This is a predicted structure of a 394-nucleotide RNA (Bacterial RNase P class A). Rfam family: Bacterial RNase P class A. The family's RNA type in Rfam is ribozyme. From the family's description: Ribonuclease P (RNase P) is a ubiquitous endoribonuclease, found in archaea, bacteria and eukarya as well as chloroplasts and mitochondria. The RNAcentral record of the sequence draws on ENA. Model confidence (mean pLDDT): 76 of 100. The gene name in the source record is rnpB.
[in-house]
């Protein structure tokens, strides 16, 4: 100085001016609902994206069991909980920093490994080597050590035997197993000694094993108005009719039922519980409006202890968008970042560093819509920083 790996931020500012939208206050109109001035104060992300996960809430509901779906997948922590994050083990990949891993079972069973190849799993003899016989060729037997094929062919070197060979013996390895002993909470590591030698991959094929696991969803879900029919009460009124409060829940036809219970719910399916007097279907009508959920939270920030870490304890401070055809935007100036163009110039022993001026250019990715914790993806420019590695100076 270069090139890498991890992880963290920024991604315009300030001022004027005109206009928004929540709250709060004042004024001033207004029968109600509200409505207009002015002040104060807030007002889109890191991802608001994707809906891929986990919940919080709200209903089913007073809430069971079983199958059946689905889901996860070394270990041990963290979390409200996850499929997230931390940190280890184990293979695997790089010189490293560090990255990847659909990481439990192949001896429960089912199933695939094309094509080549004798032969792809209770496998097997082309070519090759031995040995007998015999008609120059061939027939029987033995071999799988050699060679071919393929992505894989019953472990590898080297040796003893042997007709030729073969773990059939032996030494040394690698693998698997056992049984001992260390280390670690664990997955695991390590070291002894010992054995038979050594029937393959695939589960990201189905499956087995182990954990988990009601359903629906803020267009959950609630309140209040209205409202056609009917009913009761009070008032006004000349019979007739009218306003005004309460209850009710639109009419008309048609099938069924009504505690011997139709119908309905547990949102896949059975049990089993539970609501239940009305449900269904034709046709015609009215209504569609306000609030509420709705922003104080598993919140944010600053310090300290704890912890290798995720993250956890304390203490202080803060309040930070709620709209609903759905708000935060034009437009002036000035500064800054960053690009290109051209210009000029310091410092240091060196390798090498920076700095001013002129002109032109703000331009990623993208906006809440019940909230939160996560992963995933999409991002012009740009800063920092902690480790690897390379070359160079002193």
């Nucleotide at each position: 100085a270069g090139a890498g790996c991890c992880g963290a931020c920024c991604g315009g500012g300030c001022g004027g001016u005109c206009g928004c939208g929540a709250c709060g206050g004042a004024u001033c109109c207004a029968c109600c609902a509200g409505g207009a001035u002015c002040c104060g104060c807030c007002g889109a992300g890191g991802a608001a994206c994707g809906u891929c996960c986990g919940g919080g809430c709200u209903c089913c509901a007073c809430a069971g069991a079983g199958c059946a779906g689905g889901g996860u997948g070394g270990u041990g922590g963290g979390u409200a909980a996850c499929g997230c994050c931390c940190a280890c083990c184990c293979g695997g990949g790089g010189u490293g920093a560090c990255c990847c891993g659909c990481g439990g079972g192949a001896c429960a069973g089912u199933g695939c490994c094309a094509c080549a190849g004798a032969a792809a799993a209770c496998a097997g003899a082309c070519c090759g080597c031995c040995u007998a016989c015999c008609u120059c060729g061939g027939u029987a037997g033995g071999u799988a050590a050699g060679g071919g094929u393929g992505a894989a062919a019953c472990g590898g070197u080297g040796g003893u035997g042997u007709a030729a060979g073969a773990g059939a013996c032996c030494a040394c390895c690698a693998g698997c197993g056992a049984c001992c002993g260390g280390g670690g909470u664990g997955a695991c590591c390590c070291g002894g000694c010992c054995g038979g030698c050594u029937a393959g991959g695939u589960a990201a094929a189905c499956c087995c094993c182990a954990c988990c696991u009601g359903g629906a969803g803020c267009a959950a879900g609630g309140u209040c108005a209205a409202g056609a029919u009917c009913g009761g009460g009070a008032c006004c009124c000349c019979c007739g009719g009218g306003u005004c409060c309460c209850g009710u829940g639109c009419g008309c036809g048609g099938a069924u039922g009504a505690c011997c219970g139709a119908g309905g719910g547990c949102u896949g399916c059975u049990c089993g519980c539970c609501c239940g007097a009305g449900u269904c279907c034709g046709c015609g009508g009215g209504u569609a409006g306000a609030c509420c959920g709705c922003a104080c939270g598993a919140g944010g920030c600053u310090g300290u202890c704890g912890g290798c870490a995720a993250c956890g304890g304390c203490a202080g401070c803060c309040c930070u968008a709620g709209a609903u055809g759905g708000a935060u935007g034009g437009c002036c100036g000035c500064c800054u970042c960053c690009c290109c163009g051209g210009g000029c110039c310091g410092c240091g022993c060196g390798a090498g560093c920076a700095a001013c001026c002129c002109g032109g250019g703000a331009g990623a990715c993208a906006g809440a819509a019940c909230c939160c914790g996560g992963c995933g993806u999409a991002c012009a420019g740009g800063u920092c920083g902690c480790c690897u590695c390379u070359u160079c100076c002193g």